[in-house]
RNA sequence: GGGGCAGUAGGGUAGUUUGGUAUCCUCCAGGCUCGGGGGGCCUGUGACCCGGGUUCAAAUCCCGGCUGCCCCA
Numbered sequence: 001g002g003g004g005c006a007g008u009a010g011g012g013u014a015g016u017u018u019g020g021u022a023u024c025c026u027c028c029a030g031g032c033u034c035g036g037g038g039g040g041c042c043u044g045u046g047a048c049c050c051g052g053g054u055u056c057a058a059a060u061c062c063c064g065g066c067u068g069c070c071c072c073a
Stems, first nucleotide, its partner, number of pairs: 001072007010026003020056001028044006049065005
């Protein structure tokens, strides 16, 4: 220098194919249960790497950039 893959709550993860309320686990907060602890149940808070474009509507499509990993040279 060229090519490929990945980036989503504090941590992990689904969703990208086929654009339409962003899923689940954990953490955290509250409540119930429990003689206490542990465990169990319910509720709630919190996220699409950045910028631009297309569209009624973008995590998803297009362009550029950043970071990480791999391959080629």

The prediction has a mean pLDDT of 80.
The RNA shown here (transfer RNA) has 73 nucleotides and comes from a Nanobdellati archaeon.
It was read from a public genome assembly.
Its Rfam family is "tRNA".
NCBI's taxonomy places the organism under Archaea, Nanobdellati.